A computed fold for a 1394-nucleotide RNA from an uncultured bacterium, annotated as small-subunit ribosomal RNA.
RNA sequence: UUAGAGUUUGAUCCUGGCUCAGGAUGAACGCUAGCGGCAGGCUUAACACAUGCAAGUCGAGGGGCAUCGCGGUGUAGCAAUACACUGGCGGCGACCGGCGAAAGGGUGCGUAACACGUGAGCAACAUUCCCGUAUCUGGGAGAUAACCGGUGGAAACGCCGACUAACAUCCCAUAACAACAGGGGGGACAUCCCCUUUGUUUGAAAACUCCGGUGGAUACGGAUUGGCUCGCGUCCCAUUAGCUAGUUGGCGUGGUAACGGCACACCAAGGCGACGAUGGGUAGGGGUUCUGAGAGGAAGGUCCCCCACAUUGGAACUGAGACACGGUCCAAACUCCUACGGGAGGCAGCAGUGAGGAAUAUUGGUCAAUGGACGGAAGUCUGAACCAGCCAUGCCGCGUGCAGGAAUAAGGCCCUAUGGGUCGUAAACUGCUUUUGUGGUGGAGCAAUAAGGCGCACGUGUGCGUCGAUGAGAGUACAUCACGAAUAAGCAUCGGCUAACUCCGUGCCAGCAGCCGCGGUAAUACGGAGGAUGCAAGCGUUAUCCGGAUUUAUUGGGUUUAAAGGGUGCGUAGGCUGUGCUGCAAGUCAGUGGUGAAAGCCCCGGGCCUAACCUGGGAACUGCCAUUGAUACUGCGGUGCUGGAAUACGGAUGCCGUGGGAGGAAUGAGUAGUGUAGCGGUGAAAUGCAUAGAUAUUACUCAGAACACCGAUUGCGAAGGCAUCUCACGAAUCCGUCAUUGACGCUGAGGCACGAAAGCGUGGGGAUCAAACAGGAUUAGAUACCCUGGUAGUCCACGCAGUAAACGAUGAUAACUAACCGUCGGCGAUAGACAGUCGGUGGCCAAGCGAAAGCGAUAAGUUAUCCACCUGGGGAGUACGUUCGCAAGAAUGAAACUCAAAGGAAUUGACGGGGGCCCGCACAAGCAGCGGAGCAUGUGGCUUAAUUCGAUGCAACGCGAAGAACCUUACCUGGAUUUGACAUCGUCGGCAAUGCCCUAUGAAAGUAGGGCGGAGGUUACCCGAUAGACAGGUGCUGCAUGGCUGUCGUCAGUUCGUGCCGUGAGGUGUUUGGUUAAGUCCACCAACGAACGCAACCCCUUUGAUGUGUUGCCAUCAGGUAAUGCUGGGAACUCGCAUCAUACUGCCUGUUUACGCAGGAGGAAGGUGGGGAUGACGUCAAGUCAGUAUGGCCCUUACAUCCAGGGCUGCACACGUGCUACAAUGGCAAGUACAGAGAGAUGCAAUACCGUGAGGUGGAGCUAAACUUCAAAACUUGUCUCAGUUCGGAUUGUAGGCUGAAACUCGCCUACAUGAAGCUGGAGUUACUAGUAAUCGCGAAUCAGCAUGUCGCGGUGAAUACGUUCCCGGGCCUUGUACACACCGCCGGUCAAG
Repeated sequence: UUAGAGUUUGAUCCUGGCUCAGGAUGAACGCUAGCGGCAGGCUUAACACAUGCAAGUCGAGGGGCAUCGCGGUGUAGCAAUACACUGGCGGCGACCGGCGAAAGGGUGCGUAACACGUGAGCAACAUUCCCGUAUCUGGGAGAUAACCGGUGGAAACGCCGACUAACAUCCCAUAACAACAGGGGGGACAUCCCCUUUGUUUGAAAACUCCGGUGGAUACGGAUUGGCUCGCGUCCCAUUAGCUAGUUGGCGUGGUAACGGCACACCAAGGCGACGAUGGGUAGGGGUUCUGAGAGGAAGGUCCCCCACAUUGGAACUGAGACACGGUCCAAACUCCUACGGGAGGCAGCAGUGAGGAAUAUUGGUCAAUGGACGGAAGUCUGAACCAGCCAUGCCGCGUGCAGGAAUAAGGCCCUAUGGGUCGUAAACUGCUUUUGUGGUGGAGCAAUAAGGCGCACGUGUGCGUCGAUGAGAGUACAUCACGAAUAAGCAUCGGCUAACUCCGUGCCAGCAGCCGCGGUAAUACGGAGGAUGCAAGCGUUAUCCGGAUUUAUUGGGUUUAAAGGGUGCGUAGGCUGUGCUGCAAGUCAGUGGUGAAAGCCCCGGGCCUAACCUGGGAACUGCCAUUGAUACUGCGGUGCUGGAAUACGGAUGCCGUGGGAGGAAUGAGUAGUGUAGCGGUGAAAUGCAUAGAUAUUACUCAGAACACCGAUUGCGAAGGCAUCUCACGAAUCCGUCAUUGACGCUGAGGCACGAAAGCGUGGGGAUCAAACAGGAUUAGAUACCCUGGUAGUCCACGCAGUAAACGAUGAUAACUAACCGUCGGCGAUAGACAGUCGGUGGCCAAGCGAAAGCGAUAAGUUAUCCACCUGGGGAGUACGUUCGCAAGAAUGAAACUCAAAGGAAUUGACGGGGGCCCGCACAAGCAGCGGAGCAUGUGGCUUAAUUCGAUGCAACGCGAAGAACCUUACCUGGAUUUGACAUCGUCGGCAAUGCCCUAUGAAAGUAGGGCGGAGGUUACCCGAUAGACAGGUGCUGCAUGGCUGUCGUCAGUUCGUGCCGUGAGGUGUUUGGUUAAGUCCACCAACGAACGCAACCCCUUUGAUGUGUUGCCAUCAGGUAAUGCUGGGAACUCGCAUCAUACUGCCUGUUUACGCAGGAGGAAGGUGGGGAUGACGUCAAGUCAGUAUGGCCCUUACAUCCAGGGCUGCACACGUGCUACAAUGGCAAGUACAGAGAGAUGCAAUACCGUGAGGUGGAGCUAAACUUCAAAACUUGUCUCAGUUCGGAUUGUAGGCUGAAACUCGCCUACAUGAAGCUGGAGUUACUAGUAAUCGCGAAUCAGCAUGUCGCGGUGAAUACGUUCCCGGGCCUUGUACACACCGCCGGUCAAG
């Protein structure tokens, strides 16, 4: 001392990228801003620079005297004073000379280098100033600047002549020392070094003085600073692989302070390089800084060290030191001056200006302190430095008040809104405080000391103590007094990550966005507001770095399928390497010494009020060097061993390789024969072949290619690959013996070799097959799939090419880790047996591994060694470059740009022109229709003032609507009303009100007015007027909703609890085997149970029993009629109403483990008897805001309300649903019989009469088992006789009826007349499996009237089902999937437009 999250999916696990939360910054930008302390401040143009300043100093080196002052002299003046002269003095411009200017300060261009860092070395060197030791400082000489005179030039700057000094320069002397030659001695580190001695040669000095001293010279030593050399470390690119002639070395000479090819002459041919030379790109390096748990990664601003540079390039001079930022010369570019002849300049010093840029400050003060130069010193100079100014650029600190205070005021905002919540103790108000602020007063430290004085030590000098000038900052810090809450809060965010939520506006617009993503009318995601959260004099954004990222993995990753094992072998370098003993000590380990600058980081202290900051000490600096020791391991040397490896001998095996020879079947061809009309080919055809004789068949002959059966989870080979038989040659593997060698081994970057098919070159060969090509088909097209042909090629030889899903998608080698079952080759053993053993080749599994699938001694397990390869998807294995190739192409191999994924495995669904099983009027088998006609009705379309609105595949379309002439009505036109037609609340007035009647006007509504009536009475009700709250809306949103409904589907499914399995999504249960109408039941089973569905319970119907017995019934008894349950009576029957019973595979037979199934008996009914009600989890944003309810939005003299008229009925057309037909199973006429279920008092209406009829008149009965409404087809008889008819009835005319204020638009019915289309309906399509279809009529709701519709009722009453291949829909299991909005999916290509 290690934190994660979001995002691929319907969900899951994994891989993997992208993104976020953290820290940091010389920052910039936006909004905001009270103060202080400490820091920092051109990252870009080493771009160009106006102006000022940044290096001078010494008169105690010198000659001197331009300037200033003093003194002196002179002139003028009364004087002050002015002027002139005078080096005499203080001093001093310029000049000679000395020292300094090589420091300090700036910048990062260049530099990939001994530049830097670190550690060594110089026996190969220098060092001004400073210190120590020793010695010396003698004599002489000639110049020159200034000044003066002259002169050139615009200027800069010179030139000539003459004079002169020095600590300037030179000569002589002397000495150490040095060099050379020789002798002696000592030491070592290879070249060598040191000491001593002899000889030769050369080379020193400067003076000033106050006499104290300060200087000068030589030599040695010290210190400091530099120079040079070496080890190690020090960026990227191999799409940079070879580089090098002074190059590498030697000898010699020169040069240098010194070594050295540093330079030169000669000689040799070396030197560097995959441990990355050379080349290219980029870059000052370090201490350190940021980040990180660390290892690392990134950076190198401020401060310190080193280097490099000073407009660009080059060069040297002077000097101790430079090849010199504010020196010189040359060249170049640029700028400036100019009299055009010539000149001047270098801010990467401090300020400052322009430019560039997102961006970086004052043309400030002072030498007071620290430091530097010069000087003996005073002192002078110092843009070094110290201060101040500007900037929230950063870090740190402080403040913007504290306490009390509830009617929780007003106001804002929100809500479920007479009320509540929130801003909020917040404010107001009361009390307190005064940091800060303003004003006043005081006011530092930084200052040490110099000159000098005094004292002491001391006595040449110097040191110590004390006194003693000097402050830029600054009247600043600080202290104190007064006043007064007074002067002081913002920014960002609030969908998730991520702390913080509501309203309004907007309506895929405007906009937001770091990622995922928000916005298409109810946006916590945009904009505003209120509120909240976070931080706070700041807050956000942007940029960059590290982190998170174990996402380059040393710590610490991977490669079967996610990206990733080289196609295979041999082998070079390299890496790694069995076992015993022994030596060394390179690696390694331990101790010690040196170094690792300071600052910084860390720890302990101290100083500023605290902190930041500063500071003392310590630790650390993981490193490098040296030295001493240890010897397990690695290494090196020596000597052994046999287990690895190899060899020998013997045995065995095989589609192993190369070359030669041989064989039969098939195919095709040729010749001849037989034979006749087709063959061939396909889903079906055609092209093609064939009467010139094909196909077929027989015989003979030829050609080339490939080798049936055996044949296999077989065998061999390194891989590619290898199959008829045989011969020769070659290679390999295995086993046995344990004989020989004695680690000889493993891997293997480069390299070399091999390497399917296709392809290329040359030459052969060419039977089959067959790219290209041709034709025929298919098709919308068909440059394809299918067919007929057919050339390269397929085959051989030689050469090239060098790639494949070259796959076990799994590199090689070695060791270890349970079993079981095969098989090939040996050995052992031999019985046809065997739990043996070695080497291969398979299956299934333990442990373990893995994301899972799976792998599992032939590992994907556990280890070791070596090689290869990967790092998101696309762009792209592309481009460029290079190498190879005859070419095709191969190898190597990017980037821009773009996306937030791409991907693996598994899961659940859905889907499949996948599979299995099963069901359904799904098909089939039937029957009747629809689609054709006319009409009815609905819809679309069109039209219209309006044709109100909705419903739109199945699942809209005779649907909402169980009934539009007005009404309905929502639409249109016109006329009216405005608190309203309707609800609640107020005030005033009125009269009873309600009601009834009338007049005018009007289409009506209404408007204006009049009258009648009258119980009760303060009221109330009602009417009128009036104010506002509000009413009202069939206006919008069914994609905001409730409720209800349709559909899949009355399909058999949908789930849960616990357990178990799986990392998980999930699975299991619910699968499987039977069975069922059924997830119905049974059996088995890691499941055991349960819920919603199924079934049952409910209703109707079918049989019976019991009870009851009117309005229903009538067998028996009695009465009666023309007749009738008509009457008495009866309670048997029918029937009605209740309540029960019955059916359960209960019984028998067969079969079955069971469930069940098949058959049978009995029974009214038999295997859920028939029908109904009943609709699981869910799906379709299915339908409905116009049935009602309801959120939100919208209208309010209108989108509300009333009225009249019109429209919803419009008609070229298209579709759906029906009705009636087309006729003889019929029409017509006559006769005649039998229902059920309903309805009925503003109603059903009998009988009777009238009318041809609809209907009318009149009216018994009936509030209903009582009365009324009630059949038709059928049946009997007759007629029609196949025709547009005695079919069919549309249409139209006339005359009527009914309802209703009212039938014109726009009702129904009747009679007469008229008599259309239509002769059974194309493609196609619908319903129905039994009391069903078909057919026949009856009733009801709605309703004044108006059904061919709807909902019911009964009458008559069939046909067919072999079966499940196919169509449609559904269920279960399984399989594939790149689908999940789920195949109406996803998605490739192309074309066109933008």
It matches the Rfam family "Bacterial small subunit ribosomal RNA". Its family is annotated with structural constituent of ribosome and ribosome in the Gene Ontology.
Its mean pLDDT, the model's own confidence on a scale to 100, is 83.